[in-house]
Molecule: transfer RNA
Organism: uncultured Clostridia bacterium
RNA sequence: GCCGCCGUGGCGAAAUUGGCAGACGUGCAGGACUUAGAAUCCUGUGCCGCGAGGCGUAGCGGUUCAAAUCCGCUCGGCGGCA
Numbered sequence: 001g002c003c004g005c006c007g008u009g010g011c012g013a014a015a016u017u018g019g020c021a022g023a024c025g026u027g028c029a030g031g032a033c034u035u036a037g038a039a040u041c042c043u044g045u046g047c048c049g050c051g052a053g054g055c056g057u058a059g060c061g062g063u064u065c066a067a068a069u070c071c072g073c074u075c076g077g078c079g080g081c082a
Base pairs, nucleotide, nucleotide: 001081002080003079004078005077006076007075010026011025012024019065027045028044029043030042031041032040046055047054048053058074059073060072061071062070
């Protein structure tokens, strides 16, 4: 330099192939149980806002009524060929 795969909450990972983003697990916070703790169970847990609501899938554009998903460029990681 060329080709391929990948990038989603704190972490791991889903979204049935364009139609409610974050299911599920883990972690964390609060609660129940306990003399206290562990284990177990319940609730909450992306960001902004008092709220109504708005924003958010590596970044910037594009297509579309609608994009994590399709297209282009860029950045980063892994692999292959020279």